[in-house]
RNA sequence: CCAGACGGCUGGAUGACCGCCGCCGGCCUUCGGGCCGGGGGAGGAAAGUCCGGGCUCCACGGGAAAACGGUGCCGGGUAACGCCCGGCGGGGGCGACCCCAGGGAAAGUGCCACAGAAAGCAAACCGCCGGAUCACGGUCAGGCAAGGGUGAAAGGGUGCGGUAAGAGCGCACCGCGUCGUCGGCAACGGCGAUGGCACGGCAAACCCCACCGGGAGCAAGAUCGAAUAGGGGUGGUGCAUGGCGCCGCGUUCGCGCGGCAGGCAUGACGGGGUUCCCGCCCGCCACCCGGGUAGGUCGCGCGAGGCGUUCGGCGACGAACGUCCCAGAUGAAUGGUCAUCCACUGCGGCGACGCGGGGACAGAACCCGGCUUACAGGCCGUCUGGCUGA
Numbered sequence: 001c002c003a004g005a006c007g008g009c010u011g012g013a014u015g016a017c018c019g020c021c022g023c024c025g026g027c028c029u030u031c032g033g034g035c036c037g038g039g040g041g042a043g044g045a046a047a048g049u050c051c052g053g054g055c056u057c058c059a060c061g062g063g064a065a066a067a068c069g070g071u072g073c074c075g076g077g078u079a080a081c082g083c084c085c086g087g088c089g090g091g092g093g094c095g096a097c098c099c100c101a102g103g104g105a106a107a108g109u110g111c112c113a114c115a116g117a118a119a120g121c122a123a124a125c126c127g128c129c130g131g132a133u134c135a136c137g138g139u140c141a142g143g144c145a146a147g148g149g150u151g152a153a154a155g156g157g158u159g160c161g162g163u164a165a166g167a168g169c170g171c172a173c174c175g176c177g178u179c180g181u182c183g184g185c186a187a188c189g190g191c192g193a194u195g196g197c198a199c200g201g202c203a204a205a206c207c208c209c210a211c212c213g214g215g216a217g218c219a220a221g222a223u224c225g226a227a228u229a230g231g232g233g234u235g236g237u238g239c240a241u242g243g244c245g246c247c248g249c250g251u252u253c254g255c256g257c258g259g260c261a262g263g264c265a266u267g268a269c270g271g272g273g274u275u276c277c278c279g280c281c282c283g284c285c286a287c288c289c290g291g292g293u294a295g296g297u298c299g300c301g302c303g304a305g306g307c308g309u310u311c312g313g314c315g316a317c318g319a320a321c322g323u324c325c326c327a328g329a330u331g332a333a334u335g336g337u338c339a340u341c342c343a344c345u346g347c348g349g350c351g352a353c354g355c356g357g358g359g360a361c362a363g364a365a366c367c368c369g370g371c372u373u374a375c376a377g378g379c380c381g382u383c384u385g386g387c388u389g390a
Stems, first nucleotide, its partner, number of pairs: 001386010012341007020041002023038006043361001047372002050370005055217004068213005073087005088102001089100004103208002108206002110202003125148002127144003131140004156174006175197001176195008221298004231289006239267004245260006269283004305324008342359001344357005
């Protein structure tokens, strides 16, 4: 210098003017608020709402099981997690490094498309081998599974021996199983012995095993509470008829008569849409109580909090000390204009520079820890491979 791997940071700056939303202080106020001053006001993802929690309400006597859902190598971190860190195993890359739902397939069931002779208690299409036979390269009955062919996968791989041809048939190495031993907390690894190979794959198929899990979510939930309508209570009131209720009298026991009480029905009466009629609608009055709608307030910003230093740890992270207070709206503030600069970029120019363009993804809504997704440009660190120079 070129190519690359991994990790981290940043996400325009300054000033002036005009605004917006909270907080604090002062003054004024007709108590609604107004004015002045100070200070704060989006993100690394505020997003998707995928996972884990806090908080709130609901359900529930406790535990376990079943069912359903989730997680799944080992150890650690954490409030917790499906997250993170460190290892192990497998795969990829020359390498830095990257990827893996990575428990169990000798508990059982099921599946393995197409192709192929055969896809699961193996099988024999082309072939190879010796034999019989004849019309002399075919046929028949056997042996074989090395070679070819099919397939994602064909009952270990390579080589030597062996054989009619072959075959773990025998042997060596590799793989695999079993046993022992050593190392490691463990996953697992090393070594040795032994077995001639039995045990194909799929559990993001059912299933088995281990562990975890009540439900709903700030429109949670709490509180104050107008008007209208409706509910309850107390008191008052009654033009007619009827019904219900109570009391008294009578009774042929069916009811009748009288009175009280009562706002249930009809009428009368009153009210409504500008007068009138019909129809329709509303209506006893006063006071009190509770539920509850609109709306207001709380929940709601001191928290698994930020920053710094030291210490422990490979690390995730933890501990101690110091220091800081840092959005809280609710049809929803966090903005706009101008100037100068900073990246980036087009044109002109040898160049200094000039004239233009132009600012990624995106925007809190109860909060926190993660994951995932989007993102112009810029900066830093560690490492790998190659080339070149001293």
This is a predicted structure of a 390-nucleotide RNA (Bacterial RNase P class A) from a Pseudomonadota bacterium.
Rfam family: Bacterial RNase P class A. Rfam classes the family as a ribozyme. Rfam describes the family as follows. Ribonuclease P (RNase P) is a ubiquitous endoribonuclease, found in archaea, bacteria and eukarya as well as chloroplasts and mitochondria.
The sequence is in RNAcentral, with records from ENA.
Lineage of the source: Bacteria > Pseudomonadati > Pseudomonadota.
Model confidence (mean pLDDT): 76 of 100.
The gene name in the source record is rnpB.